A computed fold for a 391-nucleotide RNA from a Rhodospirillales bacterium, annotated as Bacterial RNase P class A. It matches the Rfam family "Bacterial RNase P class A". Rfam classes the family as a ribozyme. The coordinates come from a structure-prediction model, not an experiment, and the mean pLDDT is 76. It is recorded under the gene name rnpB. RNAcentral records the identical sequence in 2 taxa.
[in-house]
RNA sequence: UCAGACGGCCGGAUGGCCGCCUUCCGGGAUUCCCCGGGGGGAGGAAAGUCCGGGCUCCACGGGAACACGGUGCCGGGUAACGCCCGGCGGGGGCGACCCUAGGGAAAGUGCCACAGAAAGCAAACCGCCCGCCGAAGCCUUGGCGAAGGCGGGUAAGGGUGAAAGGGUGCGGUAAGAGCGCACCGCGUCGCCGGCGACGGCGACGGCACGGCAAACCCCACCGGGAGCAAGACCGAGUAGGGGCGACACGCCGGAUUUCGGUCCGGCAAGGCGGGUUUCCGCGCCGCCGCCCGGGUAGGUCGCACGAGGCGUCCGGCAACGGGCGUCCCAGAUGAAUGGCCAUCCCCCGCCUCGGCGGGGACAGAACCCGGCUUACAGGCCGUCUGACGCC
Numbered sequence: 001u002c003a004g005a006c007g008g009c010c011g012g013a014u015g016g017c018c019g020c021c022u023u024c025c026g027g028g029a030u031u032c033c034c035c036g037g038g039g040g041g042a043g044g045a046a047a048g049u050c051c052g053g054g055c056u057c058c059a060c061g062g063g064a065a066c067a068c069g070g071u072g073c074c075g076g077g078u079a080a081c082g083c084c085c086g087g088c089g090g091g092g093g094c095g096a097c098c099c100u101a102g103g104g105a106a107a108g109u110g111c112c113a114c115a116g117a118a119a120g121c122a123a124a125c126c127g128c129c130c131g132c133c134g135a136a137g138c139c140u141u142g143g144c145g146a147a148g149g150c151g152g153g154u155a156a157g158g159g160u161g162a163a164a165g166g167g168u169g170c171g172g173u174a175a176g177a178g179c180g181c182a183c184c185g186c187g188u189c190g191c192c193g194g195c196g197a198c199g200g201c202g203a204c205g206g207c208a209c210g211g212c213a214a215a216c217c218c219c220a221c222c223g224g225g226a227g228c229a230a231g232a233c234c235g236a237g238u239a240g241g242g243g244c245g246a247c248a249c250g251c252c253g254g255a256u257u258u259c260g261g262u263c264c265g266g267c268a269a270g271g272c273g274g275g276u277u278u279c280c281g282c283g284c285c286g287c288c289g290c291c292c293g294g295g296u297a298g299g300u301c302g303c304a305c306g307a308g309g310c311g312u313c314c315g316g317c318a319a320c321g322g323g324c325g326u327c328c329c330a331g332a333u334g335a336a337u338g339g340c341c342a343u344c345c346c347c348c349g350c351c352u353c354g355g356c357g358g359g360g361a362c363a364g365a366a367c368c369c370g371g372c373u374u375a376c377a378g379g380c381c382g383u384c385u386g387a388c389g390c391c
Stems, first nucleotide, its partner, number of pairs: 001387010012344007020041009043362001047373002050371005055227004068223005073087005088102001089100004103218002108216002110212003125158002127154007137144003166184006185207001186205008231301004237296001241292005247286001250267007270285004308327008345360007
């Protein structure tokens, strides 16, 4: 210098004017309104709502088992996790480093498509080899015998397949074959190292035990359900429910008056029942008034001090934990967090090289917290690797 790997961070800045939400103080009104002043006001993902919790309500006497769902190498961290950190095994890369759902297949069941002769009690299509027969042909009257036929051996070679009963080499054999041997792989046992996953070494075994559990299943561990529209409190109007009272010598309005009254109009002098009328009493319905309780609209709380932020020290490789100091930092609910202007910053385009024009990623809290995943213009910092050059 070029090409890369990993980790961390930022996510336009400042000022002015006009607004919005919230909170505190002062003043005025006296009920939630106005005026003045001060403080705070989106994110690294506020997103997807995937996982784990806090909180709330519901259900439930405790334990175990079963069913269902989830997790799955080891150790640690954490309130907890399917998250994170550090390792192990496997795979990839020259390397920094990256990827990895990675328990059990000698408990059982099931599956292994297509192709292929054969896919799990293995298997002979081509090839190779052996034996018998053998048209042609040869020697010659009995044999040999390419092609071919029949019987057998063979898993070394070809071919099929994701996968064909360890791999490479030497020996061996009619041809072959762990048939024998060496190394590698695999299995069993022992010793050593490590908390452990696991690793190393040695001996033995000729190889048995193909693959699939993000197929059923087995093993170990974990798991009640619903969610802030959770839930708690206050609570109109209307309708409906309950209780009490009233329903005619009365009440209201107008006119008139010798103020005693009279007349006119209106109001459900209501309706039904026992029993045919009147009176009295009762029951039911209706209507009017008052009261009570539930619910709705609406309002208040939940709801912003928390597994909290920042700084520093200590322990730890790290995730993280502990001590001390300091700070209070959004809280809407038809839902605030905005608009304009100026200067600077970054990017793109144009030219007359100094200006002009355009643009500023992804995206907007809604009970809160820890993670994961996804989106993201542009930029900054640190550590490390490879190649080339120079000293």